[in-house]
Context: one part of a larger RNA
Molecule: large-subunit ribosomal RNA, domain IV
Organism: Aneura pinguis
RNA sequence: CUCUGUCGAAGGAACUCGGCAAAAUGGCCCCGUAACUUCGGGAGAAGGGGUGCCUCCUUCAAAAGGAGGUCGCAGUGACCAGGCCCAGGCGACUGUUUACCAAAAACACAGGGCUCUGCGAAGUCGCAAGACGACGUAUAGGGUCUGACGCCUGCCCGGUGCUGGAAGGUUAAGAAGGUGAGGUGCAAGCUCUGAAUUGAAGCCCCAGUAAACGGCGGCCGUAACUAUAACGGUCCUAAGGUAGCGAAAUUCCUUGUCGGGUAAGUUCCGACCUGCACGAAUGGCGUAACGAUGGCCACACUGUCUCCACCAGAGACUCA
Numbered sequence: 001c002u003c004u005g006u007c008g009a010a011g012g013a014a015c016u017c018g019g020c021a022a023a024a025u026g027g028c029c030c031c032g033u034a035a036c037u038u039c040g041g042g043a044g045a046a047g048g049g050g051u052g053c054c055u056c057c058u059u060c061a062a063a064a065g066g067a068g069g070u071c072g073c074a075g076u077g078a079c080c081a082g083g084c085c086c087a088g089g090c091g092a093c094u095g096u097u098u099a100c101c102a103a104a105a106a107c108a109c110a111g112g113g114c115u116c117u118g119c120g121a122a123g124u125c126g127c128a129a130g131a132c133g134a135c136g137u138a139u140a141g142g143g144u145c146u147g148a149c150g151c152c153u154g155c156c157c158g159g160u161g162c163u164g165g166a167a168g169g170u171u172a173a174g175a176a177g178g179u180g181a182g183g184u185g186c187a188a189g190c191u192c193u194g195a196a197u198u199g200a201a202g203c204c205c206c207a208g209u210a211a212a213c214g215g216c217g218g219c220c221g222u223a224a225c226u227a228u229a230a231c232g233g234u235c236c237u238a239a240g241g242u243a244g245c246g247a248a249a250u251u252c253c254u255u256g257u258c259g260g261g262u263a264a265g266u267u268c269c270g271a272c273c274u275g276c277a278c279g280a281a282u283g284g285c286g287u288a289a290c291g292a293u294g295g296c297c298a299c300a301c302u303g304u305c306u307c308c309a310c311c312a313g314a315g316a317c318u319c320a
Base pairs, nucleotide, nucleotide: 001315002314003313004312005311008308010306011305014304019301027051028050029049030048031047036041038148052070053069054068055067056066057065071075083299089293090291091290095107096106111146112145113144114143115142116141117140123132124131125130149286150285151284152283154216155215156214159213160212161209162208163207164206165205168204169203170202175198176197180193182191183190184189217235218234219233220232221231244278245275256272257271258270259269260268
C1' cells in the first nucleotide's frame, strides 16, 4: 500500500454525477394513526409505550392479565430482524424481456374500437393430397390499432388505400367477325392476308369511408395614455388545431419571466403562454393503488466527507 472486518473526538452529506457504500430502522404485544381514495385501500402510515427473572392473585392447568419484588450499562441482551415523510414525471396494476454490459417509460395485460369471415368460413402451411383454424360456428374465429378506471375523443374524403356503383371513355386473345386486296385455276373452288365492328376485369369516372394512411394556413388594419385586439379586409386551402394540456421524456433562443424552497438552486415544485416544433385510440387530460423505475426535498443516521487515526485477519515486502 491492497483486501475483509471492528471502532472513533467535534461536525453530520460539507462527499459525490447521485447518500454510491456504510450507518440507522428492525421480532412480538398494547396505544395511536393524516391527506387522498376506485371505499378495497392508504396502513406496519406517522408517532408513542412495553419486553429478563422470582413470588403471589385469578384459572383444573397453560397462556394472557393484575400486584409485589429483584439483577445488569443494556431483557426480541447473541443470531435472526421494515428506515421513514412530503410533492411530482412515466407506466394503471401482478406479470414479460436483451441466456453472457440495458429490467425500463420497452413488451404483455384485462378493457375499448375498426375490419374480415355464414362454415368445404376467413386466415395459415403445403406442388398436391391433406392439416391447423375447430371436433369451434358471429357472445365464434382471423387481422390491426389502442391499452385499468374517470371525463372525453373536434374539423378535413382534395391525395393514397378500402368499399360500393355502373351510364360513358379506354382496354387483351390462336375470341367473334369478315369489307377489301393477293396467289392459283377456264370456272366452281383452294389458299393467303386480314379492315370496320363485337369482345371482361382493371384503369378513367361517380359516390361513401379517418378508433383507414394521413392533414389540420398567411399577410394587413382596427378600441379616447400606452399596449393589446373581441372586430374588419385580403390571399390561399380538402379543411385550417376544438376540448384539454403547455419552457413539457416535446422549448431552439433558455439558466425564458414571476413565485416557492436554499445564505446561495442550469435541477425541482407552482404559475404565465412568445407551443422554434403539444393535442385528442401513431389517443388527449386526470387519477387511488402499485414500481429493485428517472428527477427533487426533508427527518433519522452515519468515516461519504472536513481529515484521517487505531485495531484484528489475509496479502504485499525481507530472510529461511